[in-house]
RNA sequence: UCCGCGGUAGCUCAGUGGUAGAGCGGACGCCUGUUAAGCGUUUGGUCGUAGGUUCGAAUCCUACCCGCGGAG
Repeated sequence: UCCGCGGUAGCUCAGUGGUAGAGCGGACGCCUGUUAAGCGUUUGGUCGUAGGUUCGAAUCCUACCCGCGGAG
C1' cells in the first nucleotide's frame, strides 16, 4: 500500500430499511438470624466520525478513524 472482518448500554453481544434489545452489571425492595443464592421493580445509548440515498438509516452507498487477520 491492497483485501477481508469488526466498532451498538459500564462489559459480552443481538438487531441487515419502519419507536434500539438481551444477558451480566448498577440502584431499590422482597426473602433470610446475617451474608450469599433466589425473586420483583428500576437504571441505562451522539449505534466509531463526517457526508450521501430514502418519506424514513444501527441497517444501503462514499470517505476517514480505530482494532484484528491476510497479501505484497
Predicted 3D model of a 72-nucleotide RNA (transfer RNA) from a Candidatus Nealsonbacteria bacterium. Taxonomically the source falls in Candidatus Nealsoniibacteriota (Bacteria, Bacteria candidate phyla). Its Rfam family is "tRNA". By type it is a transfer RNA.